A computed fold for a 74-nucleotide RNA from Parcubacteria group bacterium CG1_02_40_25, annotated as transfer RNA. The source organism's lineage runs through Bacteria and Bacteria candidate phyla. The coordinates come from a structure-prediction model, not an experiment, and the mean pLDDT is 81. It matches the Rfam family "tRNA". Its family is annotated with triplet codon-amino acid adaptor activity in the Gene Ontology. By type it is a transfer RNA.
RNA sequence: GCCCCCAUAGCUCAACGGUAGAGCAGUGGACUUUUAAUCCAUUGACGAGGGUUCGAUUCCUUCUGGGGGCACUA
Numbered sequence: 001g002c003c004c005c006c007a008u009a010g011c012u013c014a015a016c017g018g019u020a021g022a023g024c025a026g027u028g029g030a031c032u033u034u035u036a037a038u039c040c041a042u043u044g045a046c047g048a049g050g051g052u053u054c055g056a057u058u059c060c061u062u063c064u065g066g067g068g069g070c071a072c073u074a
């Protein structure tokens, strides 16, 4: 320098272009002599800009960050 993949909640991951979810974690409560476990409720996220569309996490594009492969120089 070229090519490919990834970026969504504190963490690990989902989500035919049409209300952003799950598990764990956190918070409050129930139960228990207490803790743990269990049960109920609840907080919390689409990397940034632009475009297409009635509508974008999703499609296109640029950038940023991360990973992988190839090549070049010495």
Base pairs, nucleotide, nucleotide: 001070002069003068004067005066006065007064010024011023012022013021018054026042027041028040029039030038047063048062049061050060051059